[in-house]
Molecule: THF (Tetrahydrofolate) riboswitch aptamer
RNA sequence: AACAGAGUAGAUGAAAUGCGUGAAGUGCUAAAGGAUGGGAGGUUGCCUUUAGACGAAGGAUCUUUUCGAUUCGCGGUAUUUUGUCGCUUCCGCUGUU
Numbered sequence: 001a002a003c004a005g006a007g008u009a010g011a012u013g014a015a016a017u018g019c020g021u022g023a024a025g026u027g028c029u030a031a032a033g034g035a036u037g038g039g040a041g042g043u044u045g046c047c048u049u050u051a052g053a054c055g056a057a058g059g060a061u062c063u064u065u066u067c068g069a070u071u072c073g074c075g076g077u078a079u080u081u082u083g084u085c086g087c088u089u090c091c092g093c094u095g096u097u
Base pairs, nucleotide, nucleotide: 001097002096003095004094005093010085011084012083013082014081015080016079017078018077019075020074021073028052029051030050031049032048033047034046038091039090040089041088042087058072059071060070061069062068
């Protein structure tokens, strides 16, 4: 120097354990802030906070006083593990020549 490759945020499938089902969470809109391959800049995407609009599936059994428990469901539900996919420019890293 040339060629090849790895790795982020995260997305998605499965499993496990929870939470809610007395409605939190998820999703939508707006504003502000933050993190984002090892370094610098940055887009998509992501996260947090605030505000706004919208908005749900319960059933069975036990107990019975009304709470509670178990179980089958339900929620664009949370976390963890795992499979697959996974940044852009320049530099860096690994391999070969």